[in-house]
RNA sequence: GACAGGCAAUCUGGAGAGCGUCGAGGUCAAAUUCGACCACCGAAGGGGCACGCGGGACAGAUAUUCCGUAAUCUCUCAGGUAAAAAGGACAGAGGGGUGAGG
Numbered sequence: 001g002a003c004a005g006g007c008a009a010u011c012u013g014g015a016g017a018g019c020g021u022c023g024a025g026g027u028c029a030a031a032u033u034c035g036a037c038c039a040c041c042g043a044a045g046g047g048g049c050a051c052g053c054g055g056g057a058c059a060g061a062u063a064u065u066c067c068g069u070a071a072u073c074u075c076u077c078a079g080g081u082a083a084a085a086a087g088g089a090c091a092g093a094g095g096g097g098u099g100a101g102g
Stems, first nucleotide, its partner, number of pairs: 003102001005098001007096001010093004018038001020037005039081003045077001046075003052069006
C1' cells in the first nucleotide's frame, strides 16, 4: 500500500401466523384506536442449550468434575397474525469509512 474481515447507510429480493370474540369509541357502513379474553407465528431485538470445541482441577492415562462458547435450534419476554402500508433474519449490488489481530 492492498486484500479478507467486520460497521452503518442506500437500492433490490425477502417467509410465517386470526379480516378472532366481547365491550367502548368511531362511521353511511367499516377500518385505525382503547380495555378484557382466547388461539397462533418466528426471520427486529432478547433469553436458553453441547455427546462438539477451548481451557482448568484432580492424578501420569482412562475416568470424573468445573468454566467458557453457537445457530435459521429452542423459548415466545418483546414483536407480529386479511389485503395494503410499515417492520423483517438473511442474500445480492455499487459505493463510504474502518481495517488491532488474519
This is a predicted structure of a 102-nucleotide RNA (Glycine riboswitch aptamer) from Nitrosospira sp. The model forms 88% of the base pairs in the Rfam consensus. The organism belongs to Nitrosospira, within Bacteria. The sequence was found by an Rfam model in a public genome assembly.